Annotation
This is a predicted structure of a 550-nucleotide part of an RNA (large-subunit ribosomal RNA, domain I) from a Phycisphaerae bacterium.
Context: one part of a larger RNA
RNA sequence: GGUGCAUGGUGGAUGCCUAGGCGCUAGGAGGCGAUGAAGGACGUGGCAGCCUGCGAAAAGCCCAGGGGAGUUGGCAAACGAACAUUGAUCCUGGGAUUUCCGAAUGAGGAAACUCGACGUCACAGGGCAACCUGAUGGCGUCACUCUCGGAUGAAUUCAUAGUCCGAGGUGAGCUAACCCGGGGAACUGAAACAUCUCAGUACCCGGAGGAAAAGAAAUCAAAAGAGACUCCGUUAGUAGCGGCGAGCGAAAGCGGACCAGCCCAAACCAGACUUCGGUCUGGGGUUGCGGGCGACCGAUAUGAGUGAACAGAACUAACAGAACGGUCUGGAAAGGCCGGCCAGAGCGGGUGACAGCCCCGUACGUGAAACUCCUGUUCAUUCUAGGUCGUACCAGAGUAGCACGGUUCUCGUGAAAGGCCGUGUGAAACCGGGGAGACCACUCUCCAAGGCUAAGUACUACCUAGCGACCGAUAGUGUACCAGUAGGGCGACUGAAAGGUGAAAAGUACCCCUUCGAGGGGAGUUAAAAGUACCUGAAACCAUGCACUU
Repeated sequence: GGUGCAUGGUGGAUGCCUAGGCGCUAGGAGGCGAUGAAGGACGUGGCAGCCUGCGAAAAGCCCAGGGGAGUUGGCAAACGAACAUUGAUCCUGGGAUUUCCGAAUGAGGAAACUCGACGUCACAGGGCAACCUGAUGGCGUCACUCUCGGAUGAAUUCAUAGUCCGAGGUGAGCUAACCCGGGGAACUGAAACAUCUCAGUACCCGGAGGAAAAGAAAUCAAAAGAGACUCCGUUAGUAGCGGCGAGCGAAAGCGGACCAGCCCAAACCAGACUUCGGUCUGGGGUUGCGGGCGACCGAUAUGAGUGAACAGAACUAACAGAACGGUCUGGAAAGGCCGGCCAGAGCGGGUGACAGCCCCGUACGUGAAACUCCUGUUCAUUCUAGGUCGUACCAGAGUAGCACGGUUCUCGUGAAAGGCCGUGUGAAACCGGGGAGACCACUCUCCAAGGCUAAGUACUACCUAGCGACCGAUAGUGUACCAGUAGGGCGACUGAAAGGUGAAAAGUACCCCUUCGAGGGGAGUUAAAAGUACCUGAAACCAUGCACUU
């Protein structure tokens, strides 16, 4: 030096645990904001560092309800001072206060700061008084924009622009996903690559709602018919598209979910105004077996919306809630043994080991002054219907269509219809017009160029309840712990590690060694030192002892 064994140290694996995560279900809620939000800064406690709460009325104030013995939030004890059965602390509802920054909005600004104007109040001085002045302080107002109303009023006569005033709970900013619209990639795939694909995806912008969007056929279909839209299943990886490569990819129909239909413009009538062209208001009317107008016939009920009052339900605190003892082991009984009991409750959690009957609860029940929401009844108010014949008044125009250039749909220009844009051109008027995949005929079907519309559908930042052949501290969220922290970066941004004494601190009085330090030896606590570098305590690594070996 090596090997083996043993005993220790170091280290923090493993086992057990869970305070935190992850996924999902049901219900609620689906917004907050100039009445100043979200998010912050700074303060605020007897002593106060951080967290939490709160805001100069500052771990709080007032009112109503609940509750019933202790309380003055947590880390985190002690001290001090208080409160409380004359009901505190605490829980729920409502209200008050709510500094400064922040859309931030009097002006400025390097956020939490600086500097103003006007009014008013306090205070001080002057004045007989009205009132004036002033260092300082309190309170209030003073941004822009939009809409409505009014006044004033250019170039330019009327007018308009502009300016001024008043009113408005106008708007702005924030917010997880879902939704609609305007823009819109590339990596990638095609085994390279350009059409193509990825993909109308990511991303940016605008807008909205609790959903959004779509929506009551100028739709489909096929000789039979259906009857708004949306969503799901199927049709179907079909028909198709495609350097016919990679790949992309319907619809009708059928089966379900859910169901709901309406309102204008116009004709015509009345009124007001009129530059006589018409305009405005009201009635009327809304369809594809139309409506108006003229003639004739007929009906008087039901339903819907909104508001108020009353009643009820739900939600936001709570209340009540059955039944066990002995003995043994043990530090401790919930365990063993013995004998009982309850159960509309043997879900779950805690308690010194495993508890239906010890505690909190659970089942079944009960409960609201106040907030919010829903349902019902009554009342008020508004709205709501037809048929036959004739007539030919009306039925959405720079529209439809067409040409060219794009785009979309399964459709990549193709035989390319249909939808939507841009430029140009440009109809008809019910004997009319669109569509049925070039185009034509026949036939069928629908009525564009105005608008609204619940449900079924999508999502979950948030609240409540519950669930899991989900994780168990290198896992599960980045974060079980004072984590978006410490740290890194000029910055955009990036971004950790870190859980466990014990049933209970009973957290080792006292003595000794000591450089009076760390640490240790006694003693003591405890079931056990498990001794706060604390459950268990593997391996690597280090040391000591013994044996063997070179």
Overview:
Its mean pLDDT, the model's own confidence on a scale to 100, is 83. Lineage of the source: Bacteria > Pseudomonadati > Planctomycetota > Phycisphaerae.